RNA sequence: CUCUUAUCCAGAGAGGCGGAGGGACCGGCCCGACGAUGCCUCGGCAACCCGGCGUUUGUGCGCAAGCACGGCGGCCAGGGUGCCAAAUCCGGCAGAGCAAUCUGGAAGAUGAGAG
Numbered sequence: 001c002u003c004u005u006a007u008c009c010a011g012a013g014a015g016g017c018g019g020a021g022g023g024a025c026c027g028g029c030c031c032g033a034c035g036a037u038g039c040c041u042c043g044g045c046a047a048c049c050c051g052g053c054g055u056u057u058g059u060g061c062g063c064a065a066g067c068a069c070g071g072c073g074g075c076c077a078g079g080g081u082g083c084c085a086a087a088u089c090c091g092g093c094a095g096a097g098c099a100a101u102c103u104g105g106a107a108g109a110u111g112a113g114a115g
Stems, first nucleotide, its partner, number of pairs: 001115008013042005021031003025092004043084003048080003051076003054072003058069004088107001093104004
């Protein structure tokens, strides 16, 4: 970088550095010298993967105790990521609708897996 798949209306900020744009793109609308975006430190959120624990409605094995695998809108938050303005800030394309709006998609982000 490409592909597959799941999720994206919840949640979570202080200090330091630095000094102009930033919120992916386009339009809007916001944030920003009362110092944003970014970087570092510490803290936190969450629970995708690993790990640990619990549970048993499944399957297999076992005489049994039980074991293995799987399940759970379970628990923890140790490890790997991720995240901590605004719904992915809103829209962009298609359909329905007078409209408000709704549904689906595209694009993007993140995880896991593959190349």
Predicted 3D model of a 115-nucleotide RNA (SAM riboswitch aptamer (S box leader)) from Anaerolineales bacterium UBA5069. The source organism's lineage runs through Bacteria, Bacillati, Chloroflexota, Anaerolineae and Anaerolineales. Model confidence (mean pLDDT): 84 of 100.